Bacterial RNase P class A from uncultured Jiulongibacter sp., 371 nucleotides, folded computationally. Rfam family: Bacterial RNase P class A. By type it is a ribozyme. From the family's description: Ribonuclease P (RNase P) is a ubiquitous endoribonuclease, found in archaea, bacteria and eukarya as well as chloroplasts and mitochondria. The coordinates come from a structure-prediction model, not an experiment, and the mean pLDDT is 76. Of the family's consensus pairs, 99% are formed in the model. The RNAcentral record of the sequence draws on MGnify.
RNA sequence: GUCCUGUCGCUGCGUGGAAUAACGUGGAGGAAAGUCCGAACAGCGAAGAGCAUCAUGCUACCUAACGGGUAGGGGGAAGGCCGGAGACGGCCUUUUCACAGCCAGUGCCGCAGAAAACGAACCGCCAUGCCCCUGGUGUGGUAAGGGUGAAAAGGUGGGGUAAGAGCCCACCGCUCCGGCAGCGAUGGCGGAGGCAGGGUAAACCUCAUGAGCUGAAAGACCAAAUAAGUCCGGAAUUUCUGCUUGCUCGGCAGAUUUUCUACCAAUUGGUAGGAUGUCCGGAUGGGUAGGUUGAUAGAGGUUUUGAGUGAUCAAAAUCCCAGAUAAAUGACAGGAGUCUAUCUCAGGAUAGAAACAGAAUUCGGCUUACA
Numbered sequence: 001g002u003c004c005u006g007u008c009g010c011u012g013c014g015u016g017g018a019a020u021a022a023c024g025u026g027g028a029g030g031a032a033a034g035u036c037c038g039a040a041c042a043g044c045g046a047a048g049a050g051c052a053u054c055a056u057g058c059u060a061c062c063u064a065a066c067g068g069g070u071a072g073g074g075g076g077a078a079g080g081c082c083g084g085a086g087a088c089g090g091c092c093u094u095u096u097c098a099c100a101g102c103c104a105g106u107g108c109c110g111c112a113g114a115a116a117a118c119g120a121a122c123c124g125c126c127a128u129g130c131c132c133c134u135g136g137u138g139u140g141g142u143a144a145g146g147g148u149g150a151a152a153a154g155g156u157g158g159g160g161u162a163a164g165a166g167c168c169c170a171c172c173g174c175u176c177c178g179g180c181a182g183c184g185a186u187g188g189c190g191g192a193g194g195c196a197g198g199g200u201a202a203a204c205c206u207c208a209u210g211a212g213c214u215g216a217a218a219g220a221c222c223a224a225a226u227a228a229g230u231c232c233g234g235a236a237u238u239u240c241u242g243c244u245u246g247c248u249c250g251g252c253a254g255a256u257u258u259u260c261u262a263c264c265a266a267u268u269g270g271u272a273g274g275a276u277g278u279c280c281g282g283a284u285g286g287g288u289a290g291g292u293u294g295a296u297a298g299a300g301g302u303u304u305u306g307a308g309u310g311a312u313c314a315a316a317a318u319c320c321c322a323g324a325u326a327a328a329u330g331a332c333a334g335g336a337g338u339c340u341a342u343c344u345c346a347g348g349a350u351a352g353a354a355a356c357a358g359a360a361u362u363c364g365g366c367u368u369a370c371a
Stems, first nucleotide, its partner, number of pairs: 001370001002336007010027006029356001033367002036365005041215004053211005058072005073099001074097010100206002105204002107200003122146002124142008154172006173195001174193005180187002219293004229284007239255006258275007300319008338353006
């Protein structure tokens, strides 16, 4: 992360008796993106604990929270300057780090190299034996020198030694201890120790901390249609099979005669009421289409002041700033500004360009894209 004006168009809301017309008013982003973290909100689950899995891992602070941010500490790399004989140290600038633990255990370290770790002899050096003696070879010592490697058992200088070696000494580095400064990471000072364990944990692993799962297509509500079920009212009424025209109604024939109560009656019965079952109507029910909500006033924006190194916080004033739903937010014209190129009398003139991308519940970050 362009602005202003005009015309036409799309869309939310308001006005209006109503409306598709009219008028008024609002209408994409810094990333709306990736969906990578953290939350709000919602549903499901949930007595508690453990295991597994995943993430994070210097300190303090900020924050609703974070794996984000700010400030700081430490390590590494590059460059520069300074000090020192040197090992190395100090300062500055830029940049970078998932920056807990490899004396809990296990594993791995390609090629090269003698050896890649409870610890190494290839060449060389030294001592010594032997031999065919300008040399060869055996045994032993040696980690100073060479060679291999990303990495070789602290380094520089000296003493020492057969040659060497922290074997000894000084310094540098390292480890441990003490007190000092700092909220802390840590720093610097002093002392002690010849110096111990090469690297690798975005290797398994260990330690500490944190995490229940799902996701707006979540969820809530209303509700045409419509099945079962339930309730109410009414009507008819025994049921089944076969035939009659394939079906329905009706007719005919045959078989069969649910259950409870009361009464009559008399025992193969009858009457009345109820249950069950049938039909009709209504209600309920359930929730498909569709609609409403969630859903746009919020960890909100702007300005000013104050606090803080800063992230950020506080106070005051002021503002309302998309809410569509198959998805509106656009096109054209003119002017101004920006950038690029060319020309130029340095005033300017001419021409050209404008990207990445597009809301879909909402915030805080990170990452990526871009004229």